[in-house]
RNA sequence: GAAAAUUUGUCGCCGAAGCCUUUUGCGAAAAAAAAGGCGCGGGGAACCAACAUUUGGGGCGAAGGAUUUUUUGAGAAAAAUGCGGAAGACUUCUUUACUUCCAGCCCGUCAGCUAACCUCGCAGGCAGGAAGAGAAGGACAA
Repeated sequence: GAAAAUUUGUCGCCGAAGCCUUUUGCGAAAAAAAAGGCGCGGGGAACCAACAUUUGGGGCGAAGGAUUUUUUGAGAAAAAUGCGGAAGACUUCUUUACUUCCAGCCCGUCAGCUAACCUCGCAGGCAGGAAGAGAAGGACAA
């Protein structure tokens, strides 16, 4: 110096929204901007399929459907019940419970699927110890 084994400790969450390099800039460090690479996510699009296509339709996303009641001139809104969907602290699976959420935005009369190909995005928000048990695995440090 390298590899393996063992032990101990640690690992923020939602989301595709991350990692690396260079430059600029700042500087104690970090944050920031630009370019590139890798990675990740979405849309369109032959063939094929389908056929009435204003009750307009469609897309991202878990963020949808049903019933009842109330309010309203109407559009619509609110509430309740029940179904369904999503998430929960390193990752995955199993199990028993619990908690939280079901928003928002966009296209503009167009959209099924989809090879080649084309194209767009990598934002925001939150938390401050967060349930228990079992199995497998990872990264880092000593």

The prediction has a mean pLDDT of 77. Predicted 3D model of a 142-nucleotide RNA (c-di-AMP riboswitch aptamer (ydaO/yuaA leader)) from a Pyrinomonadaceae bacterium. It was read from a public genome assembly, where an Rfam model found it.